The prediction has a mean pLDDT of 85.
This is a predicted structure of a 71-nucleotide RNA (transfer RNA) from uncultured Tidjanibacter sp.
Rfam family: tRNA. By type it is a transfer RNA.

RNA sequence: AGGGAUAUAGUUCAAGGGUAGAAUAGCGGUCUCCAAAACCGUUGAUGGGAGUUCGAAUCUCUCUAUCCCUG
Numbered sequence: 001a002g003g004g005a006u007a008u009a010g011u012u013c014a015a016g017g018g019u020a021g022a023a024u025a026g027c028g029g030u031c032u033c034c035a036a037a038a039c040c041g042u043u044g045a046u047g048g049g050a051g052u053u054c055g056a057a058u059c060u061c062u063c064u065a066u067c068c069c070u071g
Stems, first nucleotide, its partner, number of pairs: 001070007010024004018054001026042005047063005
């Protein structure tokens, strides 16, 4: 320099253009002499910008970050 992949909750991962979910963590509660475990409830997220569309996490462009390949 060229090509490609990835970016979603504190963390690990889902989501066929139509309400963004799960596990775990956090918080509250039940249980317990206390704590842990277990169970119930609850909070919290689409990397930045622009475009297409009635509607975008999803499609297009661009930027940023990380990783891989070629040289």